[in-house]
RNA sequence: AACGCACUUCGGGGUCGGUGAAAGUCCGAGCCGGCGGUUAUAGUCCGCGACCCGGAGUCGGGCCCUCGGGCUCGGCGACGGUGGAGCUGGUGGAACUCCAGCACCGACGGUGAGAGUCCGGAUGGGAGGAGUGCGGU
Repeated sequence: AACGCACUUCGGGGUCGGUGAAAGUCCGAGCCGGCGGUUAUAGUCCGCGACCCGGAGUCGGGCCCUCGGGCUCGGCGACGGUGGAGCUGGUGGAACUCCAGCACCGACGGUGAGAGUCCGGAUGGGAGGAGUGCGGU
């Protein structure tokens, strides 16, 4: 150094026009892309996070009880399930990651008209990043 403990901090982006009584939702044209990995740079390769479903266990409240426990409501929750989308050519030692071309994907609820882009859960959560201190070396 690695590593361990504690603490601090950071940690999601995206519009104009048209039609219409009404649409940032339809039509036209745009725009956006979390985190780690990958002999070469990724929304679409691998894995993770979030959303959603289940959940051992655990904490609290209430009721019952043959005093072993049982039922019910709520919180946390390891772990599990689910979880969208790309090809071709070129360069090169190496790229489904770069260049060229043409594509594709985007949860849930709400909203005088249908949502990746508006509003909301979210001043939330989080994969992870950075730093400080102590130990260690």
This is a predicted structure of a 137-nucleotide RNA (FMN riboswitch aptamer (RFN element)) from Microcella alkalica.
The organism belongs to Microcella, within Bacteria.
Model confidence (mean pLDDT): 86 of 100.
It was read from a public genome assembly, where an Rfam model found it.